[in-house]
Context: one part of a larger RNA
RNA sequence: UUGGGCGUAAAGAGCGUGUAGGCGGCUUGUUAAGUCAGAUGUGAAAGCCCUCGGUUCAACUGAGGAAGUGCAUUUGAUACUGGCAAGCUAGAGUACGGGAGAGGGGAGUGGAAUUCCCAGUGUAGAGGUGAAAUUCGUAGAUAUUGGGAGGAACACCGGUGGCGUAGGCGACUCCCUGGACCGAUACUGACGCUGAGACGCGAAAGCGUGGGGAGUGAACAGGAUUAGAUACCCUGGUAGUCCACGCCGUAAACGAUGGGCACUAGGUGUUGCGGGUAUUGACCCCUGCAGUGCCGUAGCUAACGCAUUAAGUGCCCCGCCUGGGGAGUACGGCCGUAAGGCUAAAACUC
Numbered sequence: 001u002u003g004g005g006c007g008u009a010a011a012g013a014g015c016g017u018g019u020a021g022g023c024g025g026c027u028u029g030u031u032a033a034g035u036c037a038g039a040u041g042u043g044a045a046a047g048c049c050c051u052c053g054g055u056u057c058a059a060c061u062g063a064g065g066a067a068g069u070g071c072a073u074u075u076g077a078u079a080c081u082g083g084c085a086a087g088c089u090a091g092a093g094u095a096c097g098g099g100a101g102a103g104g105g106g107a108g109u110g111g112a113a114u115u116c117c118c119a120g121u122g123u124a125g126a127g128g129u130g131a132a133a134u135u136c137g138u139a140g141a142u143a144u145u146g147g148g149a150g151g152a153a154c155a156c157c158g159g160u161g162g163c164g165u166a167g168g169c170g171a172c173u174c175c176c177u178g179g180a181c182c183g184a185u186a187c188u189g190a191c192g193c194u195g196a197g198a199c200g201c202g203a204a205a206g207c208g209u210g211g212g213g214a215g216u217g218a219a220c221a222g223g224a225u226u227a228g229a230u231a232c233c234c235u236g237g238u239a240g241u242c243c244a245c246g247c248c249g250u251a252a253a254c255g256a257u258g259g260g261c262a263c264u265a266g267g268u269g270u271u272g273c274g275g276g277u278a279u280u281g282a283c284c285c286c287u288g289c290a291g292u293g294c295c296g297u298a299g300c301u302a303a304c305g306c307a308u309u310a311a312g313u314g315c316c317c318c319g320c321c322u323g324g325g326g327a328g329u330a331c332g333g334c335c336g337u338a339a340g341g342c343u344a345a346a347a348c349u350c
Stems, first nucleotide, its partner, number of pairs: 004321003007304002012318001014201004021194003025088007033081002035077008049065006091191001092188004096183003103177007110154001115149007125136002162169002206247006215241002220236004258317006266295011299306002323350003332343004
């Protein structure tokens, strides 16, 4: 191992592509493998069950019967599942016409701000805090004006707004490029769903090589605070943060909710596209599809809550859980330069 579960109690893999496998729309024919029915054979003896008998009864035991859910052969049935053949269009996809978008990659450009440098004005403070001090400043700081350099991030717009499978994506322009949505026809004709392995992507930090370095800032130093202060506060400040290429592969990678399909009251915002109505334009009103929020019925839930974006009602496939600690550890294996990652116990103990 049955069973029961996985939003918060243990439990949904970070996300995708997809192999094997599992599952799979409508119609007709055929087959008869699964399935169903009959027959035959077999299913040792003993035992179990039934009937009769033996020991005064019983246990025990003798005889007969039944059963033996199974297997094989054979004859049939053909609704369902499967195989084969032919067809269909409601699933899936392609073509066509549209509009939306911080989706991805590359190149270029821009303004605000911080810092630094040069020059002018100008003079004694500035900075910082709860209060201070370290710190900067008469070698002219802070403030202010002009010029220059460089790096990083893009205020307002900005919105439970948009896009992306997830991680994530926000100045502007151009180039290359992915996906989704809406509309009306035509076409293909089940081409589908899921997905063990596998492969790819994957925030931040970290690692390697080479650049870059404004601000910020682990470590570190100093000043404060304090009984102490290896902190919180302050002044500095290296790695890092940025770029290119290559690794790492983890997160409260969260909706703590795997994917697909179908069904099951409504109300109200908002985004994209469409139809009608309306008026000449916008707006309003009715309505369809796709997304994204809030409220709420039935139902579900231990409760909280969820509720057509389900945690409701069903089906298909995958992943995972099985008392707490020991432990996501040891050992072994695989991966990695390393840090470490993945897989993953036991003794013992409560």